Annotation:
Predicted 3D model of a 252-nucleotide part of an RNA (large-subunit ribosomal RNA, domain VI) from a Bacteroidia bacterium.
[in-house]
Context: one part of a larger RNA
RNA sequence: CGUUAGAAGUUUGAGAGAACCUGACUCUAGUACGAGAGGACCGAGUCGGAUGAACCUCUGGUGUAUCUGUUGUGCCGCCAGGUGCAGUGCAGAGUAGCUAUGUUCAGAUGAGAUAAGCGCUGAAAGCAUCUAAGUGCGAAACUCAUCUCAAGAUAAGACUUCUUUUAAGGGUCGUUAUAGACGAUGACGUUGAUAGGUUACAAGUGUAAAGAUAGUAAUGUCAAAGCUGAGUAAUACUAAUUACCCGUAAGC
Numbered sequence: 001c002g003u004u005a006g007a008a009g010u011u012u013g014a015g016a017g018a019a020c021c022u023g024a025c026u027c028u029a030g031u032a033c034g035a036g037a038g039g040a041c042c043g044a045g046u047c048g049g050a051u052g053a054a055c056c057u058c059u060g061g062u063g064u065a066u067c068u069g070u071u072g073u074g075c076c077g078c079c080a081g082g083u084g085c086a087g088u089g090c091a092g093a094g095u096a097g098c099u100a101u102g103u104u105c106a107g108a109u110g111a112g113a114u115a116a117g118c119g120c121u122g123a124a125a126g127c128a129u130c131u132a133a134g135u136g137c138g139a140a141a142c143u144c145a146u147c148u149c150a151a152g153a154u155a156a157g158a159c160u161u162c163u164u165u166u167a168a169g170g171g172u173c174g175u176u177a178u179a180g181a182c183g184a185u186g187a188c189g190u191u192g193a194u195a196g197g198u199u200a201c202a203a204g205u206g207u208a209a210a211g212a213u214a215g216u217a218a219u220g221u222c223a224a225a226g227c228u229g230a231g232u233a234a235u236a237c238u239a240a241u242u243a244c245c246c247g248u249a250a251g252c
Base pairs, nucleotide, nucleotide: 001152005163006162007161008160009159010158011157015149016148017147018146021049022048023047024046025045026044027043033038051106052105053104054103055102059100060099061098062097066093067092068091069090070089071086072085073084074083075082076081110144111143112142117137118136119135120134169246170245171244172243173189174188175187176186177185194239195238196237197235198234199233200232201231203228204227205226211222212221213220214219
């Protein structure tokens, strides 16, 4: 821009894409078959491999603005306590998020028309013959079925609701995340829990400083302490102010 008024939502599916894998074992059954040795079809189930998708409850990884220990050195006048730099100085742990080696799920089932093949009926050719007329079965391949996208499918579809005027609706702006390179998408904007803060809890680290106390001292105890990024909830304390713009005669 179109789809012939403009919107908000829900859809149909022309078409397109994805997927389609496979093993072992158990039962049937040591049955059918076979002199024996051996050893099934059909059918029922269990457990796997590889692959793919989603997810983070568990097991792990990462987690450079979390916690702790510690070395050298500089600084805060000194002690104590901190802090800068040294690959995050090094080391031990680790929430959220992300993630696989972790978890869950998937390739199920059925239909149609067939291939090779197997047939039925059956002449040409009084027989025979699956084929010539007719007719049946038959494969991971084909068409559906499964999953995803999908009306720019210009053949532009359908349904529901709203608005008939500065309307319905949308945008700018602001707070933002389950979104994200930017646009876009989603949530919210005081009729408010959208983000931050605060409080509580979870979770992490591992018992802070100061003081008191025991000990000559190292150190111990008061103390599950103190500190804490992303998590859960509550709470308007802070910021989402005020406002502006687009959109309107649908006919020819």
Its mean pLDDT, the model's own confidence on a scale to 100, is 86. Lineage of the source: Bacteria > Pseudomonadati > Bacteroidota > Bacteroidia. Rfam family: Bacterial large subunit ribosomal RNA.